[in-house]
Formats: sequence, C1' cells, structure tokens
RNA sequence: AACUUAUCAAGAGUGAUUGAGGGAACGGGCCCUAUGAAAUCCAGCAACCAGUACAUUAUGUGUAUAAUGGUGCUAAAUCCUGCAGCGAAAGCUGAAAGAUGAGAG
Repeated sequence: AACUUAUCAAGAGUGAUUGAGGGAACGGGCCCUAUGAAAUCCAGCAACCAGUACAUUAUGUGUAUAAUGGUGCUAAAUCCUGCAGCGAAAGCUGAAAGAUGAGAG
C1' cells in the first nucleotide's frame, strides 16, 4: 500500500521563528493569505486508544473524567461540487473518494 470497523455541521492562537503560498489529487466553483501562507516550536482543543473513578451478571460493557501516556486536530460541513435517487426549484438522502482512530494479517 491493500483489508475490517467507528467517526467526520461541535471544540481549539491577538504567542515565537520564518517569509509565499495554501484549502488531499484531478475537473468545476468559492475562498484564505505581507493585517503573514506552508513549515517548526510553544500553547490549546478533543476524548479514538491506554489510564483513572463508578456502575453492571461481567475477564466484557456502559457512564464519567482529562493529572498522565499514544495518536489526532486547531478558517469555512471532509469549504462546496462531480456519481445515483427524490424534487418544479431551493434543496434533501445515499454512494464514491478522502481524513483520523482502533484492529487484524
């Protein structure tokens, strides 16, 4: 890489360094950005896993928690859209693709 599974409309920076791009890829849009992009550090958010507390006919499950560890995340719904269904339209639902966690081989 591929596979299984859960989640993806909440939340989080007036910081430091640096200095031109960025919003996954392609097409179409729409945006962010020298009032500072990306990156790194720090800070923070969250609660997926571990942890902790409590409950429970129970070696698991549920609820809570965030001092600690492993990830993750910190413009806009995964920024919107592309395929399918419904609809007069606005739009709604689903899929696909993707991201992240956990797992298995």